Predicted 3D model of a 71-nucleotide RNA (transfer RNA) from Candidatus Endomicrobiellum neotermitis.
It was read from a public genome assembly.
Taxonomically the source falls in Candidatus Endomicrobiellum (Bacteria, Endomicrobiia, Endomicrobiales, Endomicrobiaceae).
The coordinates come from a structure-prediction model, not an experiment, and the mean pLDDT is 82.

RNA sequence: GCGGGUGUAGUUUAGUGGUAGAAUACUAGCUUCCCAAGCUAAUGAUGUGGGUUCGAUUCCCAUCGCCCGCU
Numbered sequence: 001g002c003g004g005g006u007g008u009a010g011u012u013u014a015g016u017g018g019u020a021g022a023a024u025a026c027u028a029g030c031u032u033c034c035c036a037a038g039c040u041a042a043u044g045a046u047g048u049g050g051g052u053u054c055g056a057u058u059c060c061c062a063u064c065g066c067c068c069g070c071u
Stems, first nucleotide, its partner, number of pairs: 001070007010024004018054001027041004047063005
């Protein structure tokens, strides 16, 4: 330099056009003499910028990070 893959919550991930769900973690409450465990609730996310569309995590383009291959 060229080609391919990947990017969703603090972490691990689901989601093939109709306003993103789970686990775990954190916080609050209940329980307990205390801790742990358990139960309940709340908070928190689509890498960035554009395009298509009534509507984009999803489709297209560019760009950034990471991984792989070729030279």